RNA sequence: GACGGUGUCCAAACGAUCGCUGGAUACGAUAUCCGGAGGAAAGUCCGAACACCGGAGGGCAGGGUGCUCCAUAACAUGGAGUCACGGUAACGUGAAGGCUCGUGCCACAGAAACGAUACCGCCCCGCACUCACUUUUGCUGUUAAAUGUUGGACAGGGUCAAGCCGUUGACGGCAGAAGCGAGUGCGGGGUAAGGGUGCAACGGUGCGGUAAGAGCGCACCAGGUCCCCGGGCGACCGGGGAUGCUCGGUAAACCCCACCCGGUGCAAGACCAAGUAGGGAAGCGUUCGAGGGUGGCCCGCCCAAAGCUUCCGGGUAGGUCGCAAGAGGCGACGGGCAACCGUUGUCCACAGAUGAAUGAUCGUUGUCCGCUUCAGGCUAACCUGCUGCGGAAACAGAAUUCGGCUUACGGACACCGUCAACC
Numbered sequence: 001g002a003c004g005g006u007g008u009c010c011a012a013a014c015g016a017u018c019g020c021u022g023g024a025u026a027c028g029a030u031a032u033c034c035g036g037a038g039g040a041a042a043g044u045c046c047g048a049a050c051a052c053c054g055g056a057g058g059g060c061a062g063g064g065u066g067c068u069c070c071a072u073a074a075c076a077u078g079g080a081g082u083c084a085c086g087g088u089a090a091c092g093u094g095a096a097g098g099c100u101c102g103u104g105c106c107a108c109a110g111a112a113a114c115g116a117u118a119c120c121g122c123c124c125c126g127c128a129c130u131c132a133c134u135u136u137u138g139c140u141g142u143u144a145a146a147u148g149u150u151g152g153a154c155a156g157g158g159u160c161a162a163g164c165c166g167u168u169g170a171c172g173g174c175a176g177a178a179g180c181g182a183g184u185g186c187g188g189g190g191u192a193a194g195g196g197u198g199c200a201a202c203g204g205u206g207c208g209g210u211a212a213g214a215g216c217g218c219a220c221c222a223g224g225u226c227c228c229c230g231g232g233c234g235a236c237c238g239g240g241g242a243u244g245c246u247c248g249g250u251a252a253a254c255c256c257c258a259c260c261c262g263g264u265g266c267a268a269g270a271c272c273a274a275g276u277a278g279g280g281a282a283g284c285g286u287u288c289g290a291g292g293g294u295g296g297c298c299c300g301c302c303c304a305a306a307g308c309u310u311c312c313g314g315g316u317a318g319g320u321c322g323c324a325a326g327a328g329g330c331g332a333c334g335g336g337c338a339a340c341c342g343u344u345g346u347c348c349a350c351a352g353a354u355g356a357a358u359g360a361u362c363g364u365u366g367u368c369c370g371c372u373u374c375a376g377g378c379u380a381a382c383c384u385g386c387u388g389c390g391g392a393a394a395c396a397g398a399a400u401u402c403g404g405c406u407u408a409c410g411g412a413c414a415c416c417g418u419c420a421a422c423c
Base pairs, nucleotide, nucleotide: 001419002418003417004416005415006414007413008412009411010410012365013364014363015362016361017360018359020036021035022034023033024032025031026030038395042406043405045404046403047402048401049400050265051264052263053262057299058298059297060296062261063260064259065258066257067081068080069079070078071077082096083094084093085092086091097256098255102254103253104250105249106248119195120194121191122190123189124188125187126186127185128184129183130182131181133179134178135177136176137175138174139173140172141171142170145168146167147166156165157164203221204220205219206218207217208216222246223245224243225242226241227240228239229238230237231236269321270320271319272318279312280311281310282309283308284307291303292302293301328347329346330345331344332343333342334341335340367392368391369390370389371388374385375384376383377382
């Protein structure tokens, strides 16, 4: 200097003029004084306080949570950890119990996606065809040499001479047979080690073994199961031994397991006032119980010593409270790694509106951005301070309150990590 990570704080201040509003005082219609949106007031996602419901009693369905310990009024929140994943790291995230109870799903590719499996391959057997080699039999050809005896049971014959014929040896060709080997095709059997497909294919590496292979056996490694030792409250961590046991993933799939859960909500609810027509009709019911009883269903219980529901028509709809003194704010001391808890002091005229107030203008200062004057840091870049000018100021408005989470966003500061350069 650049890039990243974590955390905290602020969200403007002062003055003047005018305007709105809550309270207090004095008053008699005005005056003075003290106050007047947020860190998220948003989302309405969780939890509660409080209010109401003649049972909020039992059960089913349903919902929530899901590693350990702690905090809290409680929570799906927070703290401290363990494990897993991501990141070089600082750190971040976690919907973190069970897939060997069962049922589902895993596209495409691939033979096959787990009651799996043979595409290419490898091995064995049988048949057919082809080729090569060896041996042997028959026929036949070429070349040069030799040819004494024997010629039907074993080599000569012929010619004037040579050629020639036969025999021996060598080299070939054709055909058959046998042996042995290779290839191709078909069929049967064995195999899952090698290759291929895929995110993933019935542990990995090596050696032996096998017809070829395979934990088939062995050595080492990984996982599973069982046993033991050490550390920790615990999740879990570290170590040792035995065992060939070695068919995946997914439950943010259905499901199983453990624990927890009355409901409705300030448009809750309480009170005062006003008011006509305590009107009309229908249905059900009166102990064999209609209907109602604060999410759904069933049972129980209650209203119940009897009325209830629906429709039509008419009247009223104004005000007060709830409404801000609290699981409260601020400070000190103590306990605790921390979240947080305890003791103590102090503050509360620190918003309480109800079609919904909290505003507008001007000036100064502060913050940020750009340019600029001067000075300093060795020079430059760059940084710091100072002078002057211009500009900008985000996200966004209380409505019962509180503890959280999530989302939106301007600026400042601190610490931590990585990289580069210089000293």